A computed fold for a 350-nucleotide part of an RNA from a metagenome, annotated as small-subunit ribosomal RNA, central domain.

Context: one part of a larger RNA
RNA sequence: CUGGGCGUAAAGCGCGUGCAGGCGGUUCGGUAAGUUGGAUGUGAAAUCUCCCGGCUCAACUGGGAGGGGUCGUUCAAUACUACCGAACUUGAGGGCAUCAGAGGAAGGUGGAAUUCCCGGUGUAGUGGUGAAAUGCGUAGAUAUCGGGAGGAACACCAGUGGCGAAAGCGGCCUUCUGGGAUGUUUCUGACGCUCAGACGCGAAAGCUAGGGUAGCAAACGGGAUUAGAGACCCCGGUAGUCCUAGCAGUAAACGAUGUAGACUUGGCGUCGGUGGGUUCAAAACCAUCGGUGUCGAAGCUAACGCGAUAAGUCUACCGCCUGGGGACUACGGCCGCAAGGUUAAAACUC
Repeated sequence: CUGGGCGUAAAGCGCGUGCAGGCGGUUCGGUAAGUUGGAUGUGAAAUCUCCCGGCUCAACUGGGAGGGGUCGUUCAAUACUACCGAACUUGAGGGCAUCAGAGGAAGGUGGAAUUCCCGGUGUAGUGGUGAAAUGCGUAGAUAUCGGGAGGAACACCAGUGGCGAAAGCGGCCUUCUGGGAUGUUUCUGACGCUCAGACGCGAAAGCUAGGGUAGCAAACGGGAUUAGAGACCCCGGUAGUCCUAGCAGUAAACGAUGUAGACUUGGCGUCGGUGGGUUCAAAACCAUCGGUGUCGAAGCUAACGCGAUAAGUCUACCGCCUGGGGACUACGGCCGCAAGGUUAAAACUC
């Protein structure tokens, strides 16, 4: 290279936007670059295939024919691709009407609870555990009532419910703002799909600067347990967890399943529309579009399982894999304040 693969065996980039590139709907006309056919030139010799011959055979070798091309020139064909022109509406996008939502950002605000402070009542314990002890408490704790401060998180509603590209998003209100669904056949008329590089977003932990700190809690101290206990359990407790501005760029970033499109029996649930139906108004019920689940036909699969949200049947494009260890490593490059990240071997060994 020809191939085979990527849910769990090695393998889908964490997610998006998107230039180059690759690929691209329906109809008509043109051109004839790709494509196809003819003619012709050339394709040295040796090699290769076939035939005939020479060394006793063969290897080897002489002769003849053929084959051999991303080739040149020329004539022709026009199905497909391409290019040019014209048109179309199904793909894509816009308009109008309606709708759901923890989608995002900023500001404001509410109640419950924990802790702390002040005051009242009140007296000897409390707390914690398997059992204890450390701890707290006669300087009045725990309990209980009233008042206050402050930070963080939002019980019930809550749902294999919703929204978002993913990470993720949950009290309530306001402002700004992104995306989506349905209906309409009103407009544009292929404007599309994918995407190396690039750019952006990206949980937690971590880092820098400044704030904040109620609860929780690495580290650390103490009490237990134990042979020991660097732990599990208990009492404390600092970074951190929170906010602002930046950095970092990784996760079992998972559906371990790339994106887009087409096609292929069904059943049951649920969320958001629309039409019908029905009614005082509704709900049932029927149809349909979009999401989200579950069980399963065919089919697929090593099996497990998947099964219109495919892992079925196909198409386009990208990424990735090629025995285990060494090795999510070394060296070098790039990035980072650092921690480190990213790209990524070999010797050796089984």
Record summary: It matches the Rfam family "Bacterial small subunit ribosomal RNA".